[in-house]
Annotation:
This is a predicted structure of a 73-nucleotide RNA (transfer RNA) from a Candidatus Margulisiibacteriota bacterium. Model confidence (mean pLDDT): 80 of 100. The RNAcentral record of the sequence draws on ENA and Rfam. The organism belongs to Candidatus Margulisiibacteriota, within Bacteria. Its Rfam family is "tRNA". The family's RNA type in Rfam is transfer RNA.
RNA sequence: GGUCCCGUAGCUCAGUCGGUAGAGCGAUACACUUUUAAUGUAGCGGUCGCGCGUUCGAAUCGCGCCGGGAUCA
Numbered sequence: 001g002g003u004c005c006c007g008u009a010g011c012u013c014a015g016u017c018g019g020u021a022g023a024g025c026g027a028u029a030c031a032c033u034u035u036u037a038a039u040g041u042a043g044c045g046g047u048c049g050c051g052c053g054u055u056c057g058a059a060u061c062g063c064g065c066c067g068g069g070a071u072c073a
Stems, first nucleotide, its partner, number of pairs: 001072007010025004019056001028042004049065005
C1' cells in the first nucleotide's frame, strides 16, 4: 500500500427488513434485614466514532475521514 471485518450506556453486547435505541452487569435511591450480603422496586445513564449525502424519515443505505483487528504483498 491492496482486500475484508469491527466502532451503539461506565463494561460485555443485541438491534442486519430504513419507521421514536434496548438487555445483562455495574453505580445511585428506596424497600426488606439488628447490620452486611442476597433479593425486590424505581429512576438515571447514549451526538449510535466524525463529517457530508440519499430519503418524509438513517444506528441501519452511499461517499470520505479517524481508530482497532485479520489477511495479502